[in-house]
The RNA shown here (c-di-AMP riboswitch aptamer (ydaO/yuaA leader)) has 164 nucleotides and comes from a Thermoleophilaceae bacterium. Rfam family: c-di-AMP riboswitch aptamer (ydaO/yuaA leader). Rfam's curators write: This family represents a conserved RNA structure found upstream of the ydaO and yuaA genes in Bacillus subtilis and related genes in other bacteria. Gene Ontology terms of the family: regulation of gene expression and cyclic-di-AMP binding. Its mean pLDDT, the model's own confidence on a scale to 100, is 76.

RNA sequence: CGAUUCGGCACGCCGAACUCCGAGGGCACAGACCCUAAGGAGACGGGGGACCCAAUGGCGCGGACCUACCGCGCACGGGGCGAAUCGCCGCCUGAGCGCGGCGUAGCGGACCUUCCGGUCCGCGAGCCCGACAGCUAACCCCGUAGGCCCGGCCGAGGAAAGGA
Numbered sequence: 001c002g003a004u005u006c007g008g009c010a011c012g013c014c015g016a017a018c019u020c021c022g023a024g025g026g027c028a029c030a031g032a033c034c035c036u037a038a039g040g041a042g043a044c045g046g047g048g049g050a051c052c053c054a055a056u057g058g059c060g061c062g063g064a065c066c067u068a069c070c071g072c073g074c075a076c077g078g079g080g081c082g083a084a085u086c087g088c089c090g091c092c093u094g095a096g097c098g099c100g101g102c103g104u105a106g107c108g109g110a111c112c113u114u115c116c117g118g119u120c121c122g123c124g125a126g127c128c129c130g131a132c133a134g135c136u137a138a139c140c141c142c143g144u145a146g147g148c149c150c151g152g153c154c155g156a157g158g159a160a161a162g163g164a
Base pairs, nucleotide, nucleotide: 001162005156006155007154008153009152012148013147014146018042019041020040021039024035025034026033043144044143045142046141047140048139053134057076058074059073060072061071062070063069077132078129079128080127081126086103087102088101089100090099091098106123107122108121109120110119111118112117
């Protein structure tokens, strides 16, 4: 010299998750410069919420005439954000839960493109409400997070081989 590695910055990416105002603070002082709390505005995103429309399942019991219809009961739930649903196989178990694998609805990126699409590489999670919400005008409420980054730049550290 010096790899794996760690930290920061920049470009870029997933996502609605962005912009501005703002007491005050910073810069010797000052400013029309920079940062910004509570809060506010715009923009983007999400939920609730009429008429109409849609829906009213399954199982059990009773009425009844097989059917149809009616009544009662059942914690069997139901729903939201998100692309993240739905199958098959294996392991485990008394079963379930769970774990793993192969696909899949759907989603993202790069490159190409005759702008129809093609190729390649990935994701196909997780969380929340709490018996409760279909659609839904008016109206009401909520969010603006988090994460990643080969290669590039700066810094930290520093092995072996090899070189000086």